[in-house]
RNA sequence: GAUCCCGUAGCUCAGUUGGCAGAGCAGCUGACUUUUAAUCAGCGGGUCGUAGGUUCGAGCCCUACCGGGAUCA
Numbered sequence: 001g002a003u004c005c006c007g008u009a010g011c012u013c014a015g016u017u018g019g020c021a022g023a024g025c026a027g028c029u030g031a032c033u034u035u036u037a038a039u040c041a042g043c044g045g046g047u048c049g050u051a052g053g054u055u056c057g058a059g060c061c062c063u064a065c066c067g068g069g070a071u072c073a
Stems, first nucleotide, its partner, number of pairs: 001072007010025004019056001027043005049065005
């Protein structure tokens, strides 16, 4: 330098026919317990890497760029 893959909650990841953004773990509150842990119930947390474009509507489609990885040279 070329090609391909990945980027979504604090972490690990789903979401693929374009139509209200989710799960587990973690965090917070409460119950239980002599206390801790465990268990149970509830709550909060997102500019979907950035900027444009298409569309009535974009996490999803298109373009450029940024970061990470793999292969080739």